[in-house]
RNA sequence: GCCCCAGGUCCGAGGGGCGCGUGCCCGCGAACCGCGUCAGGACCGUGAAGGUAGCAGCGCUAAGCGAUCGUGAGCGUCGCUUCGGGAAGCCUGGGGCAUC
Repeated sequence: GCCCCAGGUCCGAGGGGCGCGUGCCCGCGAACCGCGUCAGGACCGUGAAGGUAGCAGCGCUAAGCGAUCGUGAGCGUCGCUUCGGGAAGCCUGGGGCAUC
């Protein structure tokens, strides 16, 4: 100096770690413009029959808000990991040949 092999750098894919947002689960949550149930009272009714609307109260939830985990997707990131590709260049290691 040349050749071969392997690994890294390069590209792609999968997985994993971390971070961010978000959906679900959970909780709170409408004085009036939500729903349900509607004491009392009101009204209809000849009627202690029956019924109507319906305040308060209670319950469920919408918008919205909130806490700690869990879980699902997405995005970003990681000298993480696995697989595949290329070997034209660079680096590392090994082997062979040649030259001095």